The RNA shown here (small-subunit ribosomal RNA) has 1527 nucleotides and comes from a freshwater metagenome. Rfam family: Bacterial small subunit ribosomal RNA. Gene Ontology terms of the family: ribosome and structural constituent of ribosome. Its mean pLDDT, the model's own confidence on a scale to 100, is 83.

[in-house]
RNA sequence: AGAGUUUGAUCAUAGCUCAGGAUGAACGUUGGCGGUGUGCCUAAGGUAUGCAAGUCGAGCGAACCUUUGAAUUUCUGAAACUUCGGUCGAUGAAAUUCGCUAGGUUAGCGGCGAACGGGUGAGUAACACGUAGGUAAUUUUCCCUGAAGUCGAGAACAGCCUCCCGAAAGGGGGGGUAAUACUCGAUGGUCUCUUUAUUCCGCAAGGUUUAGAGGGUAAAGAUUUAUCGCUUCAGGAUAAGCCUGCGUCCUAUCAGCUAGUUGGUGAGGUAAUAGCUCACCAAGGCUAAGACGGGUAGCUGGCGUGAGAGCGCGGACAGCCACAAUGGAACUGAGACACGGUCCAUACUCCUACGGGAGGCAGCAAUUAGGAAUCUUGCGCAAUGGGGGCAACCCUGACGCAGCGACACCGCGUGGAGGACGAAGGUCUACGGAUCGUAAACUCCUUUUGUAUGGGAAGAAUAAAUGACGGUACCAUACGAAUAAGUGACUGCUAACUACGUGCCAGAAGCAUCGGUGAUGCGUAGGUCACGAACGUUAUCCGGAUUGAUUGGGUGUAUAGAGAUGCGUAGGCGUCUAAGUAAGUCUUUUGUUAAAGACCCAGGCUCAACCUGGGAAAGGCAUUGGAAACUACUUGGAUUGAGAUAGGGAGGGGUUAAUGGAAUUCUCGGUGGAGUGGUGAAAUACGUUGAUAUCGAGAGGAACACCAGUGGCGAAGGCGAUUAACUGGCCCUUAUCUGACGCUGAGGCUCGAAAGCGUGGGGAGCAAAACGGAUUAGAUACCCGUGUAGUCCACGCUGUAAACUAUGGAUGCUAGGUGUUUGGCAUGACUGUUUAAACCCUUCGGGGUAUAGACAGAAGUGCUGAGUGCCGCAGCUAACGCGUUAAGCAUCCCACCUGGGAACUACGGCCGCAAGGCUAAAACUCAAAUGAAUUGGCGGGGACCUGCACAAGCAGAGGAGCACGUGGUUUAAUUCGAUGGUAAUCGAAGAACCUUACCAGGGUUUGACAUAUACCUGCAAGCCGCCGGAAACGGUGGCCGCCUUCGAGGGUGGUAUACAGGUGCUGCAUGGCCGUCGUCAGCUCGUGUCGUGAGAUGUAGGGUUAAGUCCCGAAACGAGCGCAACCCCUAUUCUAUGUUACAAGUGUCUUAGAAAACUGCCUCGGUAAAACGGGGAGGAAGGUGGGGAUGACGUCUGGUCCGCAUGGCCCUUAUGUCCUGGGCGACACACGCGCUACAAUGGACGGUACAACGAGCAGCCAAGCCGCAAGGCGGAGCUAAUCUUAAAAAACCGUUCUCAGUUCGGAUUGAGGUCUGAAACUCGACCUCAUGAAGUCGGAUUUGCUAGUAAUCGCACAUCAGCCAAGGUGCGGUGAAUACGUUCUCGGGUCUUGCACACACCGCCCGUCACGUCAUGGGAGUAGGUGAUACCCGAAGGUGUUCUGUCCGCAAGGAUGGAAUGACGAAGGUAACGCUUAUGACUGGGAUGAAGUCGUAACAAGGUAGCCGUAGGGGAAUCUGCGGCUG
Repeated sequence: AGAGUUUGAUCAUAGCUCAGGAUGAACGUUGGCGGUGUGCCUAAGGUAUGCAAGUCGAGCGAACCUUUGAAUUUCUGAAACUUCGGUCGAUGAAAUUCGCUAGGUUAGCGGCGAACGGGUGAGUAACACGUAGGUAAUUUUCCCUGAAGUCGAGAACAGCCUCCCGAAAGGGGGGGUAAUACUCGAUGGUCUCUUUAUUCCGCAAGGUUUAGAGGGUAAAGAUUUAUCGCUUCAGGAUAAGCCUGCGUCCUAUCAGCUAGUUGGUGAGGUAAUAGCUCACCAAGGCUAAGACGGGUAGCUGGCGUGAGAGCGCGGACAGCCACAAUGGAACUGAGACACGGUCCAUACUCCUACGGGAGGCAGCAAUUAGGAAUCUUGCGCAAUGGGGGCAACCCUGACGCAGCGACACCGCGUGGAGGACGAAGGUCUACGGAUCGUAAACUCCUUUUGUAUGGGAAGAAUAAAUGACGGUACCAUACGAAUAAGUGACUGCUAACUACGUGCCAGAAGCAUCGGUGAUGCGUAGGUCACGAACGUUAUCCGGAUUGAUUGGGUGUAUAGAGAUGCGUAGGCGUCUAAGUAAGUCUUUUGUUAAAGACCCAGGCUCAACCUGGGAAAGGCAUUGGAAACUACUUGGAUUGAGAUAGGGAGGGGUUAAUGGAAUUCUCGGUGGAGUGGUGAAAUACGUUGAUAUCGAGAGGAACACCAGUGGCGAAGGCGAUUAACUGGCCCUUAUCUGACGCUGAGGCUCGAAAGCGUGGGGAGCAAAACGGAUUAGAUACCCGUGUAGUCCACGCUGUAAACUAUGGAUGCUAGGUGUUUGGCAUGACUGUUUAAACCCUUCGGGGUAUAGACAGAAGUGCUGAGUGCCGCAGCUAACGCGUUAAGCAUCCCACCUGGGAACUACGGCCGCAAGGCUAAAACUCAAAUGAAUUGGCGGGGACCUGCACAAGCAGAGGAGCACGUGGUUUAAUUCGAUGGUAAUCGAAGAACCUUACCAGGGUUUGACAUAUACCUGCAAGCCGCCGGAAACGGUGGCCGCCUUCGAGGGUGGUAUACAGGUGCUGCAUGGCCGUCGUCAGCUCGUGUCGUGAGAUGUAGGGUUAAGUCCCGAAACGAGCGCAACCCCUAUUCUAUGUUACAAGUGUCUUAGAAAACUGCCUCGGUAAAACGGGGAGGAAGGUGGGGAUGACGUCUGGUCCGCAUGGCCCUUAUGUCCUGGGCGACACACGCGCUACAAUGGACGGUACAACGAGCAGCCAAGCCGCAAGGCGGAGCUAAUCUUAAAAAACCGUUCUCAGUUCGGAUUGAGGUCUGAAACUCGACCUCAUGAAGUCGGAUUUGCUAGUAAUCGCACAUCAGCCAAGGUGCGGUGAAUACGUUCUCGGGUCUUGCACACACCGCCCGUCACGUCAUGGGAGUAGGUGAUACCCGAAGGUGUUCUGUCCGCAAGGAUGGAAUGACGAAGGUAACGCUUAUGACUGGGAUGAAGUCGUAACAAGGUAGCCGUAGGGGAAUCUGCGGCUG
């Protein structure tokens, strides 16, 4: 940084798609290790269990435990005594009481905390957030600093005891009690209130300093010797509240919103301002710079991407906000309207004894549900931080760690070196080899990682103690290459190719597209490429996309200039000059822009990711000082923009009224007498009741010929007889005046063709609809005849057109040329009038000539304005084109566009009487749609030329019979191919067998044929028989007996293996060959030039030719393949030759060679000169003399795999091969090429004459004889200028037939023969006799031929035993007619034009209908959600009012309860609405689908030019009327 995709190709326009980066990801395949991060994006769904906020006994009473002392009681009962009953009572134990022992635990009162920390993003479009400010309108527990104080008294309430209720949760009554709990009193200030003066500050409201007077308000102790507390005030710090400027998504198919609403006064309320609340008063406030409404959304630092500007995002971390099941409310407190508090309502869950209760994971784990998807019910308070405490210490799912997940980033490894002209194996193969590949094996080496063992931290702040992580990181040693590679792709974009399989199937695909038998695109394999513990896919964002364009796009024809911009609002922009100001602008200062991140520099983990430190930057906002060019503002001046005045000018500009003539039609009258009218041709229609025609008179309506012109006017639509009235604008000239008054113009107003609508008139012509006639397959059309709305007028509506210059308006600048309209200035040939004087003539009236002057007119010319055309430079443009009338160069303003279709549509809104108009989407669908130009092809476009193309002629075909070929049908088979021209007497120049490929049957399997090897060896080979059999084949007998260096060789047979063989398929895999356009004159190249390019030029043009043949000319100059010529035959002459012709000698003739013809000569035309053409001479031949061979680039995917060759596929005891018989010869029928005829230009019979090309030894066959004949016998000659075939036939001469189905015609059939051949049944030809069919010249249509041609006549040859040949190829004989000419038909060539065609008109393509699918509009409705309104009900709660209890007090009064009630008040209910979503019988159009139906509307003049608007009609495309456009 670009690339692919519209086309046959090109340029442009335009969309779609790809390559890059990113992610809180997910899915697929795979998976070694470590570090650092990160992990419910969905259901702000529901939650079992555990934990997440406590702490203080140094505030208090009390209880319990331990320790310790004393006393008492009880028990035990040592020693002693004993009457043996006991007595005494040491010791021990238990209990109770007291204590001046020392500790511990804690339910309650009390203090502090619980408003932090942690979670989530539902709500919120807002002072919520960001940023900058304000608070002179405020509060702030704990903390710090300073000042002052801490005196006295009292009453209760928990706990506790007792009684009671309850299942429980819990509650109630009575009694008694402590305090740092509570109450009262004292004292007190710079605290506070009232008040009097006063200083300073502020724009002001107001704040502040000082002094005085009066009123009011404080406190708590604890522990033990040093502290911690408590009260008041001031200051600080921290934390918060409130207010303001600016910024902050989409939607106008949301345009008007608002009653506490906006403001004021007063009161209440708050820490504090304020309609924050209330009463009263006023009627305000917001809005196009987007109010109100709807949708969506936490905001930011930042993150991703991008060159940037931007665009997208807001997960982790950090700041702010909001929320805590849903909704409401307050209490406590410094702080909450409070996540782990309270009350109420609702939903849900749980417990229950059914009476009633309990709960809130959006804390950490965990669970369930949802989902494509997101972790452990872990360890620890060791560190950091937080709460409480004097402290020890306690608490802390904050936090520190560990666990799980390749989710992301970073790092490491899966080994290193050597190792073959290269193992095995795989794959491919042109079979040689190539590749995997130094890869492996193998040798040597290393040990990151791994395993094992040993050692072992920092993190801890200390004098010491204290580590969850963790025996972790790290270190050492040992072992051994040992434990460790995949994923995707390989047609192009895009790096990387082959084989097999599949056969529009299966499938692939991001786009273009791939797949229908050779798929580098599907599947598999080998190989290759890319990345690598990952790789792909999907989703989303940015980029590429200058594809919303500020940077950085456009609007003539591609999407796009509103119908007019005519008037004009807001807004935007605006001439010259002077001064001032300083808002914009430029610059300086200061503050801020949190940290983190990003950038730079260092440092720490082995590196990196990661982390730490420092720095710079941060364009914004605020602030300070300055500058004054530009913009702006204020003031003054100017005149060129704009306007005004004066004098002229042109005009279908507009409105109204009046008038006019021509024409059509109608009426009346006259003349007249049979048709008229209409068309491609007709008919309908009119007409003897007198039309048409013609003359006269009249009526009525509409339109205004000529002039008339890319001429005029108007903003556009539009405007055309004449005259008048009223009226708008424009242009020119000269000065004067005003002094920027200007340009544009969203909304708005106005005007606005035709059609159409309403009311009332009018109605001649024309004419949607309608009717009739034609045309047609049909004809709801085109054509014809009628004809109603309408067209006209008045008034009103509608508001659209291809309303077009498809080109918005204004201003300035930038070469010209040539028309035209209308002004101005100058000049002006000439003309007219007139004046003056002169000359000439005179019939004296006058006339004529030239000169000078004045006035008037004037073609023309030049200059200069304003319009309107054409051409054209520069420049612009994709090109076409535009080009001073810009689409050029610039400035200003407005409107509009962003792929095609759906859609000039739906819904909604506004307008309209209606028709409808304006505004204007989406779902879905396609990968294109489009513009200009290019090359072709095509046209029921044009021009020119040409051809037996037509015409002019001659002879035919099509009708008959027969022959041949084809189709069809039939068949066991009727083998196969060829199928418009370009198949059809074609392959086939010979189907009885063979051929033969087909069918039936019978055989055979290394084969009928080729090569090679091995083995067996047998035998040479070969020849002749016999038997079975249809034959092939099988069996069998005999004859003969090769060469040799004696190893064998060659041959042959058998067996086995490679292989043979295939007329099996594909001519759409091919070669070769051929047909056709077409013997048409074309087809190309090199260099140059032109064009952005495809391409053009050359090769167009003027002549000419059979010809791109030649000439001229020209941005072309040359060249090639074609044309022509060179080659063959033929016509004339000559030379040579002389066999086999002929009597000679010659040269008809044979063979070989040469000459001759070139527009060379003359004339005319042609032209600058030519090419060339017409005519003529001469000549055997004259303008390529006549024939032939020769076939450009290419087209038809033309034909042929069955001539041959050949890739691939298929068959291999058969699709090969051999044999017999059959078939290719069938026969209702259809087509094609022919033959014979239909007769007298003839038939029959007789006679007689003249060729040429050829062929011949398994051959041609003479003479002669036999047979009616086919033929037979015969045997001479000839390997051919010698012999034979061989008779030429038409022709000519004569006779006969006399117009008939015949003496025409010969089919068919019967009989008998001949020949070929093993063999003529299917299925040969010929001969003889007999038979004697159709046919009397052929419909539509159609073929050949332009001179030795057509026609006609025979002859020969190839193939071949014979022949179905009437075919083919040649040969000669006789021998015509006609061509005016290019209008038409067909084919071709060149130029040009249109095109929506390019598979190229056998093209493309439109609409209805039918069927399937998809999304969507309407729809009686139905069901949700949501919003607001009115009313009802009204919990908790604070608050107001009334009544009342208790305590204190002498009283006044104070403190604290209770009851009733008012207003407010969530949820709920009722009613009617708004918005929105889903769904709905039926219905509308749309899109799409392989070959459906009907027509053929469009593209060519598309067969009626098309299109736009409107109205009517019609199955449908569409048709018609009116007006408009040229695309």